[in-house]
RNAcentral holds the sequence, with entries from ENA, GtRNAdb and Rfam. Transfer RNA from Bryocella elongata, 74 nucleotides, folded computationally. NCBI's taxonomy places the organism under Bacteria, Acidobacteriota, Terriglobia, Terriglobales, Bryocella. It matches the Rfam family "tRNA". Its family is annotated with triplet codon-amino acid adaptor activity in the Gene Ontology.
């Protein structure tokens, strides 16, 4: 330098046939339970979907460039 994969909540990941509100588990928080704690149960909160453009009525999803991580080739 070329090619491929990945980047979504604090962490691990789903969602990529473009359509109404972006989700799960764990962690953290509140409540309940308990003599107390843990476990279990209930609830709420938490995201500019790596960044910037483009296409479209509409983009996490498609296209382009860039950044970061991993792999292969040279």
């Nucleotide at each position: 330098g070329g090619c491929c994969c990945g980047g979504u909540a604090g962490c691990u990941c789903a969602g990529u046939u473009g359509c109404a509100u972006a989700g799960a588990g764990c962690a953290g928080c509140g409540c309940a339970c308990u003599c107390c704690u843990a476990a279990c149960g209930c609830g709420a909160a938490g995201g500019u979907c790596g960044c910037a453009g483009g296409u479209u009525g509409g983009a996490c999803u498609c296209c382009u460039g860039c950044c970061c991580g991993g792999g292969c080739c040279a």